Context: one part of a larger RNA
RNA sequence: GCCUGCGAGUCGUGGUGUGUGGCGAGGUUAACCCGUGUGGGGUAGCCGUAGCGAAAGCGAGUCUGAAGAGGGCGUGUGAGUCGCAUGCUGUGGACCCGAAGCGGGGUGAUCUACCCAUGGCCAGGGUGAAGCGGAGGUAAGACUUCGUGGAGGCCCGGACCCACCAGGGUUGAAAACCUGGGGGAUGAGCUGUGGGUAGGGGUGAAAGGCCAAUCAAACCCUGUGAUAGCUGGUUCUCCCCGAAAUGCAUUUAGGUGCAGCGUUGUGUGGUGCUUCCCGGAGGUAGAGCUACUGUUUGGCUGAUGGGCCUUACCGGGUUACUGAGGUCAGAUAAACUCCGAAUGCCGGUGGAGUGGAGCGCAGCAGUGAGACUGCGGGGGAUAAGCUCCGUGGUCGAGAGGGAAACAGCCCAGAUCAUCAGCUAAGGCCCCUAAGGGUGCGCUAAGUGGGUAAGGUUGUGGAGUUGCUGAGACAACCAGGAGGUUGGCUUAGAAGCAGCCAUCCUUGAAAGAGUGCGUAAUAGCUCACUGGUCAAGUGAUUCUGCGCCGAUAAUGUAGCGGGGCUGAAGCGCGCCGCCGAAGCUGUGGAGCCGCACCCGAGGGUGUGGUUGGUAGGGGAGCGUCGUGCGUCCGGUGAAGCCGCGGGGUGACCCGGGGUGGAGGGUGUGCGAGUGAGAAUGCAGGC
Repeated sequence: GCCUGCGAGUCGUGGUGUGUGGCGAGGUUAACCCGUGUGGGGUAGCCGUAGCGAAAGCGAGUCUGAAGAGGGCGUGUGAGUCGCAUGCUGUGGACCCGAAGCGGGGUGAUCUACCCAUGGCCAGGGUGAAGCGGAGGUAAGACUUCGUGGAGGCCCGGACCCACCAGGGUUGAAAACCUGGGGGAUGAGCUGUGGGUAGGGGUGAAAGGCCAAUCAAACCCUGUGAUAGCUGGUUCUCCCCGAAAUGCAUUUAGGUGCAGCGUUGUGUGGUGCUUCCCGGAGGUAGAGCUACUGUUUGGCUGAUGGGCCUUACCGGGUUACUGAGGUCAGAUAAACUCCGAAUGCCGGUGGAGUGGAGCGCAGCAGUGAGACUGCGGGGGAUAAGCUCCGUGGUCGAGAGGGAAACAGCCCAGAUCAUCAGCUAAGGCCCCUAAGGGUGCGCUAAGUGGGUAAGGUUGUGGAGUUGCUGAGACAACCAGGAGGUUGGCUUAGAAGCAGCCAUCCUUGAAAGAGUGCGUAAUAGCUCACUGGUCAAGUGAUUCUGCGCCGAUAAUGUAGCGGGGCUGAAGCGCGCCGCCGAAGCUGUGGAGCCGCACCCGAGGGUGUGGUUGGUAGGGGAGCGUCGUGCGUCCGGUGAAGCCGCGGGGUGACCCGGGGUGGAGGGUGUGCGAGUGAGAAUGCAGGC
């Protein structure tokens, strides 16, 4: 991992609904007794028939109160009760499995920690303390030296003990090992045997270490099915409806209560929603602001204040200072408004459409992590597949077609069958169903087929405007002068560093000079003018499609691919076609309504409807046992293996083989009643 078997809403009791049955202003017994007939007895008690009050108590009333007041709760409007079945719930382990843990009573020191008692062990080699002796030395010593001696948590190194390094091993040979090195090795040494200390306790040269492969509180049994707002799992079928991820509160935030939204029953009946019409309230978008409150730019005016001058004082003059107010023009606001929509909201009457619509009561829920997308906003950085609201949609719980692939985008809501048809989005050169369709343009960039500021004499279209056969634009030939080197400045400043001025003359024209250049001149050139040539040539605005900007990591790799250029790209038209579970055709089924018929259940016709998670409701299939009725079976039951058939399905029926003794069916009843999942349990492979 697979296969087989086992494996999870049960039972007692109380409450409350629903269905059904008995009796009914009543209903019913409990313990217990007689007893074996699911029989008979048993009336204590309980519920109902009356309420109100805390109560005494009173009573269709009562309580409060001083009250014949008022008010509260009742009466008037009467159905219960006891079984059975079933939904939910309280209480119990209460659908099943799962803790870490807590308490109690015991078992453990044959492992290991420490201690006690009694034994054992440490090859060999080295060093050479004290002491002692000799000699030297001294007044005597001290001291020196040579021997002897054999100390030491001394040295080297086996046994023994340890476990520092590396390699191997890592489903191991081994739940801690192997190999080679390493440390201690007369000591706080190692070790045998016997004994002691026990779980909030021991022991610990202390690591929370060790206490039997278990230790921040051992192990076993037990309270115990602890508790688990948590995770996982929860077993047959079909039919109908079908959510939520919100509000408020919460030692609350992944839980729960109430409400909201679902379903079922029952009651009510046109009340709901959409649209048309009519009537309303409003202060958003926008806009506006000499209409307020704030903010704000520039100009004019300019109070006040300051500076300067004058002045004994009063005052006066002046000012490129300040700048109130006024005025002109221009702006701005979620917490501004003289204004002010579209939508939306409220109400009304009637019409139309729609609907399992609306509302009340009762039973049962689930949900209370939402996601993306369009639009309106807050937060953020007018970031986020970000976050928080509002309002729609989709997913959630939605399959199908498109977007290459792609929950949330576009189209469209799957009852079933069909080798029929029409369409939607999107497509029609090939992959690939359908047009290398048609008309007119655009693009040359493979733009299309990724991006911005910015740049662009790419190219198409529409305007405005200058010059132009009295010859423009471009090119070429020629001129481009004189006063004058204008004045100032400067070392110099001569058109051309800078400042000021910017005239006059001759002329076809020529700036007190457009740029290059020089130290300054010079030189080249431009504006401007004539000539040659000959027909268009500049500026600017709007707009279509392009170009540059353009840079990444496996391999083209930013059209799905091939490939595409009067297109197979882009724009505007037109004609066809393809294309879905949409719509239609044909046939069948379920549900809801209406009509008719037979008649209390079905039939026929007709209209609508049938995606679905959590969840609610309904109807069934099958397994085991059992009561009653009935049937089959050695002329072959069940079971098993093929085959054929039936039913919407769970499943059922028939026949053959095998098998060798029980089994089916109708109708009731009762459950240890359905397996794929729980790192499920056991066995097998």

Background: This is a predicted structure of a 685-nucleotide part of an RNA (large-subunit ribosomal RNA, domain II) from a Beutenbergiaceae bacterium. Its Rfam family is "Bacterial large subunit ribosomal RNA". The family is grouped with related families in Rfam's "LSU clan". The source organism's lineage runs through Bacteria, Bacillati, Actinomycetota, Micrococcales and Beutenbergiaceae. Its mean pLDDT, the model's own confidence on a scale to 100, is 86. RNAcentral holds the full RNA, with entries from ENA.